[in-house]
Context: one part of a larger RNA
RNA sequence: ACCUCGUUAAGGAACUCGGCAAUCUAGCCCCGUAACUUCGGAAGAAGGGGUGCCCAGAAAUGGGUCGCAGUGAAAUGGGUCAACCGACUGUUUAACAAAAACACAGCACUCUGCAAAGUUUUAUGACGACGUAUAGGGUGUGACACGUGACCAAUGCCGAAAGAUUACGGUAAGAGGUUAGCCGCAAGGCGAAGCUUUGAGCCCAAGUCCCGGUGAAUGUCGGCCGUAACUAUAACGGUCCUAAGGUAGCGAAAUUCCUUGUCGGGUAAGUUCCGACCUGCACGAAUCGUGUAACGAGUUGACCGCUGUCUCAACGAGGAGCUCA
Repeated sequence: ACCUCGUUAAGGAACUCGGCAAUCUAGCCCCGUAACUUCGGAAGAAGGGGUGCCCAGAAAUGGGUCGCAGUGAAAUGGGUCAACCGACUGUUUAACAAAAACACAGCACUCUGCAAAGUUUUAUGACGACGUAUAGGGUGUGACACGUGACCAAUGCCGAAAGAUUACGGUAAGAGGUUAGCCGCAAGGCGAAGCUUUGAGCCCAAGUCCCGGUGAAUGUCGGCCGUAACUAUAACGGUCCUAAGGUAGCGAAAUUCCUUGUCGGGUAAGUUCCGACCUGCACGAAUCGUGUAACGAGUUGACCGCUGUCUCAACGAGGAGCUCA
């Protein structure tokens, strides 16, 4: 020097990516307790006081007494303010991730009339279910509050059956091969029935095209130019395109490139943080939007207390280090 502990002057986060780690706090009794709120909570909020033993007394209480210290050891909450995400308890990468991921109650759409849909299976069968639409399957969203806009052109799904197209199959005109026979001196030609190879047309399903519907289906939700009596801006107008041009709400955001945007707050000083603005590179409404009490070993910023994290290190204890096994 190392490991595990203990103590520390003055300062008290100056350490550091970050108070990581370690202190502080702590039990019980009494007083007291804010914003906000879903009225349950928040809350052990915060912040204060008390705490041993002996004597008297029924008790209340009074008196006495020891120590630095009375939850005398051990065990045993640090607290507050603000923002983001997820409502919550829960679940998860056994052995690098516990979370904002998954689930969840609630909400919505859709399928299913029972020999249900769906799943498994070659089949029988089984589950669904000894259930029956207040049931069961699938999908999405994710408590609650307020909401959930436009577009059916594309893709998907549903419906309708008029038309177009269309397979197998059916029917079958026709054509070819073969040849009894006939013609011919011959070469050869013609050629019925049968058998056989083929075969137009006609009849014919779903599907597709066509038509209509459907967004809590997959999805999508513009550009240019001009205009007001300072300037600036544009309620307004023109024009092109589109299926329709992003509504409410939110917004430099877990989303903002330029960017440490600008203004305000907090600091002596703040690329982070909070409140605004809106110029949204590239938010936006169940791939939900915006809020939200409570909750969180979640993320971020600030403050009080506290401390060897640090200024800046020191001392102490036990290990390990040495020998043997």